[in-house]
RNA sequence: AGAGUUGGCUGGACAGUCGCUGUUUUAUCAUUGAUAAGGCGGAGGAAAGUCCGGGCUCCACUGGGUAAGGUGCCAGGUAACGCCUGGGAGGCGUGAGCCUACGGAAAGUGCCACAGAAAAUAUACCGCCAAAUCUUUUUUAUGAUUUGGUAAGGGUGAAAUGGUGCGGUAAGAGCGCACCGCGCUUGCUGGUAACAGCAGUGGCAAGGUAAACCCCACCUGGAGCAAGAUCAAAUAGAGGAGCUUACAUGUGACCCGCAUGGCUCUUGGGUAGAUUGCUUGAGCCAUUAGGUGACUAAUGGCCUAGAUGAAUGACUGUUCUCGACAGAACCCGGCUUACAGGCCAACUCUUUUU
Numbered sequence: 001a002g003a004g005u006u007g008g009c010u011g012g013a014c015a016g017u018c019g020c021u022g023u024u025u026u027a028u029c030a031u032u033g034a035u036a037a038g039g040c041g042g043a044g045g046a047a048a049g050u051c052c053g054g055g056c057u058c059c060a061c062u063g064g065g066u067a068a069g070g071u072g073c074c075a076g077g078u079a080a081c082g083c084c085u086g087g088g089a090g091g092c093g094u095g096a097g098c099c100u101a102c103g104g105a106a107a108g109u110g111c112c113a114c115a116g117a118a119a120a121u122a123u124a125c126c127g128c129c130a131a132a133u134c135u136u137u138u139u140u141a142u143g144a145u146u147u148g149g150u151a152a153g154g155g156u157g158a159a160a161u162g163g164u165g166c167g168g169u170a171a172g173a174g175c176g177c178a179c180c181g182c183g184c185u186u187g188c189u190g191g192u193a194a195c196a197g198c199a200g201u202g203g204c205a206a207g208g209u210a211a212a213c214c215c216c217a218c219c220u221g222g223a224g225c226a227a228g229a230u231c232a233a234a235u236a237g238a239g240g241a242g243c244u245u246a247c248a249u250g251u252g253a254c255c256c257g258c259a260u261g262g263c264u265c266u267u268g269g270g271u272a273g274a275u276u277g278c279u280u281g282a283g284c285c286a287u288u289a290g291g292u293g294a295c296u297a298a299u300g301g302c303c304u305a306g307a308u309g310a311a312u313g314a315c316u317g318u319u320c321u322c323g324a325c326a327g328a329a330c331c332c333g334g335c336u337u338a339c340a341g342g343c344c345a346a347c348u349c350u351u352u353u354u
Stems, first nucleotide, its partner, number of pairs: 001350010012319007020042010044325001048336002051334005056224004063256004068220005073087005088102001089100004103215002108213002110209003125154002127150008162180006181204001182202003186199005228276004238267006247261004283302008
């Protein structure tokens, strides 16, 4: 100097005029309130997706089971999670680093197209060897057929029944041996564990796939702020049909239990406004201590939108890195997706110079 990897911050600023909204102070008035003048506040890192987990409210005075669904290496963190942190195994990368839908294939079932002899009860297309017969010119050699042995060589394929080497054989084959690989509820060492290493032993089970069914372990009521609560208003205390303790109803399905005694469908008519829930939180910031880390504890400080047809806009001037993705609607913790420009830190590789 260049190329990368990981983590973090920001997301126009300043001034003036007018306007919107929450809360509060003062004054006036016709005092649930209205008007005027002030003070203090007023969208995000993702507010997005609605994918997870909860807080909260109701069913409800409450239980169990089955089915169903979710997660899936180990250990921690957290209110909890499918999230985060650290480790292990496998894979990618020269490396810093990154990815993983990561329990079980010897419980069972299914699938592996095409090609190939054969794709799990495996198998013999080309080959290799032996014997017999025939042919041939006396013999040998060669060729053809049949029988038996073979799976080392070749071919097909994503994958072909452990791999390499040596010996052995008629030709071969874990047939035997050495090393590697694989198995063992085997032993020892390290580790909380996943797991790693070493030793012993066995010629050794017949592959892959569970983001196929399945088995195993753990977890799981439902509905949702349009939840709910209070006040006001209005009605036709109307009509019809069915079921009703041997039945029916009770916030997913089915069963048991428990509680209750009415429940379901339909015709027609009336009302629907206000308040609350609504923002002080598993909250944020700083320091110290502990921890590899996620995070935890203590002390101190701060209060940071609550709209309801939906509030933060318009204009002017200066400046600048010339402005991306994009607006809360009960709240919070995550994940995923989108993002112009700018800034910071650490680490890796290459080249050059000293």